[in-house]
RNA sequence: CAAGUCGGCCAGGCGGUCGCGGCCUGCGGCGCGCACAUGUGCGCGUUGCGCAGGUUGAGGAAAGUCCGGGCUCCAUAGGGCACGGUGCUGGGUAACGCCCAGGCGGGGGCGUAUCCACUGAUGCGAUGCAUCAGCAGAUGCGUUACCCGACGGAAAAGGGCCACAGAAAAGUAGACGGCUGAGGUGGCUAUGCCGCCUCAGCAAAGGUGAAAAGGUGGUGUAAGAGACCACCGGCGUCCGUGGUGACACGGGCGGCCAGGUAUCCCCCACCGGGAGCAAGGCCAAGCAGGGACACGGGGCGGCCCGUCCUACGUCCCGGGUAGGCCGCUAGAGACGGCAGGCAACUGUCGUCCCAGAUAGAUGAUCGCAGCCCCAGCCCUCGACUGGGGAGACAAAACCCGGCUUAUCGGCCGGCUUGGGCG
Numbered sequence: 001c002a003a004g005u006c007g008g009c010c011a012g013g014c015g016g017u018c019g020c021g022g023c024c025u026g027c028g029g030c031g032c033g034c035a036c037a038u039g040u041g042c043g044c045g046u047u048g049c050g051c052a053g054g055u056u057g058a059g060g061a062a063a064g065u066c067c068g069g070g071c072u073c074c075a076u077a078g079g080g081c082a083c084g085g086u087g088c089u090g091g092g093u094a095a096c097g098c099c100c101a102g103g104c105g106g107g108g109g110c111g112u113a114u115c116c117a118c119u120g121a122u123g124c125g126a127u128g129c130a131u132c133a134g135c136a137g138a139u140g141c142g143u144u145a146c147c148c149g150a151c152g153g154a155a156a157a158g159g160g161c162c163a164c165a166g167a168a169a170a171g172u173a174g175a176c177g178g179c180u181g182a183g184g185u186g187g188c189u190a191u192g193c194c195g196c197c198u199c200a201g202c203a204a205a206g207g208u209g210a211a212a213a214g215g216u217g218g219u220g221u222a223a224g225a226g227a228c229c230a231c232c233g234g235c236g237u238c239c240g241u242g243g244u245g246a247c248a249c250g251g252g253c254g255g256c257c258a259g260g261u262a263u264c265c266c267c268c269a270c271c272g273g274g275a276g277c278a279a280g281g282c283c284a285a286g287c288a289g290g291g292a293c294a295c296g297g298g299g300c301g302g303c304c305c306g307u308c309c310u311a312c313g314u315c316c317c318g319g320g321u322a323g324g325c326c327g328c329u330a331g332a333g334a335c336g337g338c339a340g341g342c343a344a345c346u347g348u349c350g351u352c353c354c355a356g357a358u359a360g361a362u363g364a365u366c367g368c369a370g371c372c373c374c375a376g377c378c379c380u381c382g383a384c385u386g387g388g389g390a391g392a393c394a395a396a397a398c399c400c401g402g403c404u405u406a407u408c409g410g411c412c413g414g415c416u417u418g419g420g421c422g
Base pairs, nucleotide, nucleotide: 001418002417003416004415005414006413007412008411009410010409013368014367015366016365017364018363020057021056022055023054024053025052026051027050028049029046030045031044032043033042034041035040036039059393063404064403066402067401068400069399070398071276072275073274074273083272084271085270086269087268088102089101090100091099092098103151104149105148106147107146108144109143110142111141112140113139114138115137118134119133120132121131122130123129124128152267153266158265159264160261161260162259176206178202179201180200181199182198183197184196185195186194187193188192214232215231216230217229218228219227233257234256235254236253237252238251239250240249241248242247280326281325282324283323289317290316291315292314293313296310297309298308299307300306333352334351335350336349337348338347339346340345371389372388373387374386375385376384
């Protein structure tokens, strides 16, 4: 420098004008209280008034609401069942289905060996063969930039299912085509050959299928078969070594040879109370409800007293609607240094304060610089000049940690392979 691959970061910059939400300050309006010299001053209040100034004002995903927590209220002796979730190992964390490191398996890449097709060249009397070179593919082995894995248990607790095809799809498997023996029987070119029937044995070779119950060679047999033997492969078990562990490596033993599926039930281990800021708390107009009070009016009465009734009036009361306030943003907080750790992350010190709306504010427009494209100048590049274009995805609503999805353009870095220069 190129190719490949993985990861991190930014999300437009500067300025002018207009506009919006929060907070602070000042002024005016309105209301209440106090004072007096009676229309002024002072104080307080102002969701239902306004103005001016200052300051501050979205995201990496604010999104989907898929997981996990904080917080709030409700429920709750203890244990079990049921239900739901998670699932290799170790670590991180407030917690997680997240993250980090590792193991195992699969894929991809690279290297190498073997086989084979094609192309070219050369040789050989030769239409093929051999050698060399190139290129594509398959298989085995090794390796690791990288990617993926619901990755506990199917070997012994148990059940279910396995399309189509096939005789048979699973726990003493399975006779369709077939092989072998015995018995019976028929034909013929007849000491044999070819058929048919019955009984029995056989999983070797064929066929079906994604999958048919290890592979090669031998022994054995009427024919066969891990039935037995040697080697190879797998599995189980015991031991040793390394590792915290998953696991890896090595050795011994056992013919044990066992299909898949747990993203079907199930078994094992661990975790889980429910609802959510419309949580929850405070204040509280009006209307309805309850209570007290009897000036007035009415009943009893000839009249007074008395007594009873009566609210549309005044005051009080509880619950509570509209509405308002709190919750509400200083936090598992941000940035930086140091220390520990491979890392995720943790500890400590310093500095800082960084939206809080409630129908929901953070916008519009103009200029400059930058970016991209085209043209000119120019041998080419660069610079310069002129013209044009693009600026995404999307927007807080109690707050955090993750995951997933969307995203114009750009910057930086790690690793692997190859090449160049010193």